[in-house]
Context: one part of a larger RNA
């Protein structure tokens, strides 16, 4: 830009992409079939392997501004040592570890049936008194084709459908029919907090009539017994106050702090 009024939202399905894999073992049944060895069809049921989607309850992993544990080492902090911190050395090393991510973790999918063939097997039947699946006619018959399943889809220019909202004034000319300037409405866009989103953009929440982000308060979680002091011990240490101290991203609650705004767009039209 276009779909011939602007607009928000639900949708049909031309039309396209994608899947549609595989095995084992048990019943039927040691039947049929075969002298015996051996040994089906068909129907039916279980467990897999592959592939795929979603997803973080569960078992892990990971978690570089959470928590603890230790080693050097600083002209580093208060206050000189002790003691306590910080900074750097691969997150210095090391033990766990919350949200998110994620798999080897969980759940579910790859079915069942139609249709119309392939090669194939027929049925009826003639050209040819006979045969013959074809020549009219007609049935079956494939992991393969088309539906069924999933996504994506009206620029499908044949441009669909349905619900909703707006279509409302001023002022000026004209007897009027109208015709001119102008404001504004539905919504849009810019900006501000941000994310379930995400290279940018887009998309989604909110923007004071407000929990969107930060702070607090509270909770879950997590680590694993804080610091001072008191005691016990010749000490290294241990106990006791103590489930203490500290605590990222999760949940819930609070307007304290930020989310102020706008010389902005579109137009009042098809019938």
């Nucleotide at each position: 830009c276009g779909u011939u009024u602007a607009a928000g939202a639900u949708u049909u399905g031309a039309g396209g992409a994608g899947a549609u894999u595989c095995g084992u073992c048990c019943c039927u049944a040691g039947u049929a079939c075969g002298a015996g060895a051996g040994g089906a069809c068909u129907g039916g049921g279980a467990c897999g392997a592959g592939g795929g989607a979603a997803u973080c309850c569960c078992u892990g992993g990971u978690g570089u501004g959470c928590c603890g544990g230790u080693u050097g080492u600083u002209u580093c902090c208060a206050u000189u040592a002790a003691a306590g911190g910080a900074g750097c050395a691969u997150c210095g090393c090391c033990g766990g570890g919350u949200a998110g991510c994620u798999a080897u973790a969980u759940u579910c999918c790859c079915a069942c049936c139609c249709g119309a063939u392939a090669a194939c097997c027929g049925c009826u039947g003639a050209a040819a008194g006979c045969a013959u699946c074809u020549a009219a006619g007609u049935g079956g018959g494939a992991a393969g084709c088309g539906g069924c399943c999933u996504c994506c889809g009206a620029g499908a220019u044949a441009a669909g459908a349905u619900c909703u909202u707006g279509u409302g004034g001023a002022c000026u000319c004209g007897c009027a029919a109208g015709a001119g300037u102008c404001c504004u409405a539905a919504a849009a866009c810019c900006g501000g907090u941000c994310g379930u989103a995400g290279a940018c953009u887009a998309c989604g929440a909110c923007c004071u009539u407000g929990a969107u982000a930060g702070g607090c308060g509270g909770g879950c979680g997590g680590u694993g017994g804080a610091a001072g002091u008191a005691c016990u011990g010749u000490a290294a240490a241990g106990u006791a106050u103590u489930g203490a101290g500290c605590c990222u991203a999760c949940c819930c609650g609070u307007a304290c702090u930020a989310a102020u705004g706008g010389u902005u767009u579109u137009u009042a039209a098809a019938g």